Background: Predicted 3D model of an 83-nucleotide RNA (c-di-GMP-I riboswitch aptamer) from Hydrogenophilales bacterium 28-61-23. The organism belongs to Hydrogenophilales, within Bacteria. Model confidence (mean pLDDT): 82 of 100. The sequence was found by an Rfam model in a public genome assembly.

RNA sequence: UUUUGAUAAAGCCACACCCGUCGCGAGGCGGGGUCGGAAAACCACGGGUCUCCGGGUUUAAUCGAGAUAGCCGGGUUGCCAUA
Numbered sequence: 001u002u003u004u005g006a007u008a009a010a011g012c013c014a015c016a017c018c019c020g021u022c023g024c025g026a027g028g029c030g031g032g033g034u035c036g037g038a039a040a041a042c043c044a045c046g047g048g049u050c051u052c053c054g055g056g057u058u059u060a061a062u063c064g065a066g067a068u069a070g071c072c073g074g075g076u077u078g079c080c081a082u083a
Base pairs, nucleotide, nucleotide: 002083004081005080012037013036017032018031019030020029021028022027035070041076042075043074045073046072047071048068049067050066051065052064054063055062
């Protein structure tokens, strides 16, 4: 540097739900929690899904502004063990 990832070892993260808080909302953050995770670390670049006080519209499409990295792909970095 590369391969592989078990029931090992050292640690790590934390779904649903509950409480507090911010946001119109999807959701974010903090605490509890522990479904799960070898990238469930970081980046909204491509696709998907979702949201909206707005433009547009009969309804929509669509435009705009957002959310999601624990939906998938891609990029960057990385623990332990293993060959």